[in-house]
Context: one part of a larger RNA
RNA sequence: UGUUUGGUGCCUGACGGGAACGACCGUAUAGUACGAGAGGAACUACGGUUGGUGGCCACUGGUGUACCGGUCGUCCGACAGGGCGCUGCCGGGAAGCUACGCCACACGGGGUAACGGCUGAACGCAUCUAAGCCGGAAACCCACCUGGAAAAGAGGCACCGCUGAGGCCACUCGUAAAAGACGAGGUCGAUAGACUCGGGGUGUACGUACCGAGGCAACGAGGUAUUCAGCCCGCGAGCACUAACAGG
Numbered sequence: 001u002g003u004u005u006g007g008u009g010c011c012u013g014a015c016g017g018g019a020a021c022g023a024c025c026g027u028a029u030a031g032u033a034c035g036a037g038a039g040g041a042a043c044u045a046c047g048g049u050u051g052g053u054g055g056c057c058a059c060u061g062g063u064g065u066a067c068c069g070g071u072c073g074u075c076c077g078a079c080a081g082g083g084c085g086c087u088g089c090c091g092g093g094a095a096g097c098u099a100c101g102c103c104a105c106a107c108g109g110g111g112u113a114a115c116g117g118c119u120g121a122a123c124g125c126a127u128c129u130a131a132g133c134c135g136g137a138a139a140c141c142c143a144c145c146u147g148g149a150a151a152a153g154a155g156g157c158a159c160c161g162c163u164g165a166g167g168c169c170a171c172u173c174g175u176a177a178a179a180g181a182c183g184a185g186g187u188c189g190a191u192a193g194a195c196u197c198g199g200g201g202u203g204u205a206c207g208u209a210c211c212g213a214g215g216c217a218a219c220g221a222g223g224u225a226u227u228c229a230g231c232c233c234g235c236g237a238g239c240a241c242u243a244a245c246a247g248g
Stems, first nucleotide, its partner, number of pairs: 006160006015147004021051008034039001052105005060099004067092005072085005108142003115135004168248002171185004191243003195238004199233004207226005214219001
């Protein structure tokens, strides 16, 4: 763009894609059938392992140059607090992303192959086949996952009812994201931020008081208390305080 009014939402499923499953072990069957013995099954049911595929982050582990703490050298500084040194080095670490972690990945039905048969003539018998019929594979079709109204036979249902209907830009954003796209929201509002609370990380801040090896003293590393402190949060909830305006 088309689908001959436009649009919103929800479907159908022609036709496609997939291996989404493959293999193995164990237990029962059973020391049974079978076999003189030695030995030694299966149908079926259940449990597990491994390879592969898809998804997820409650747990475990990794990362985590958000963050918190310790500590060395040097510089600024009265102290406090900082800069630089691979993030200086080291110990932890939420979210997110992840695997080494977790979950799922049948059954069954149909038509057949080789093959096994039934009935049965040609050919009075016989014969699975010539007519007809039954069974029979990890393969095929369906089932399962997924794409798919541009399927030109261009589909269907409900609603709006000719309307600034609806959509888009712009705006606040993220279950999305290279750009587009996709999704949420826009005051009749919890979309983002701030704030409060919750949850979480680190590990007990500065200052002050006391203790403190030693020292004549000045001073004094460090310890205890104040302090489950201080600092911090890409998490959650509440709450219209700020911004979703003005518009096209």
Predicted 3D model of a 248-nucleotide part of an RNA (large-subunit ribosomal RNA, domain VI) from a metagenome. RNAcentral holds the full RNA, with entries from SILVA. Its Rfam family is "Bacterial large subunit ribosomal RNA". The coordinates come from a structure-prediction model, not an experiment, and the mean pLDDT is 89.